About this RNA:
Model confidence (mean pLDDT): 84 of 100. This is a predicted structure of a 72-nucleotide RNA (transfer RNA) from a Gemmataceae bacterium. The organism belongs to Gemmataceae, within Bacteria. The RNAcentral record of the sequence draws on ENA. It matches the Rfam family "tRNA". The family's RNA type in Rfam is transfer RNA.
[in-house]
RNA sequence: GCCCUGGUGGUGAAACGGAGAUCAUGGCUCCCUCCGAAAGAGCAGGUCCAGGUUCGACUCCUGGCCGGGGUA
Numbered sequence: 001g002c003c004c005u006g007g008u009g010g011u012g013a014a015a016c017g018g019a020g021a022u023c024a025u026g027g028c029u030c031c032c033u034c035c036g037a038a039a040g041a042g043c044a045g046g047u048c049c050a051g052g053u054u055c056g057a058c059u060c061c062u063g064g065c066c067g068g069g070g071u072a
Base pairs, nucleotide, nucleotide: 001071002070003069004068005067006066007065010025011024012023013022018055027043028042029041030040048064049063050062051061052060
């Protein structure tokens, strides 16, 4: 250089092109308690970037950036 693969809340993962982007864990608040933990209730927080296709894009296409693997 070329090919394959991945990039989604702080972290780990889901999401046949149909929509309030889901779950776990962590954080914060409340509740409970003599205090704390656990349990329970609630809140905040996310699609790597730029274009394109589409009525509609995390998903498809093109280019780029970053990680992993392969190849002379």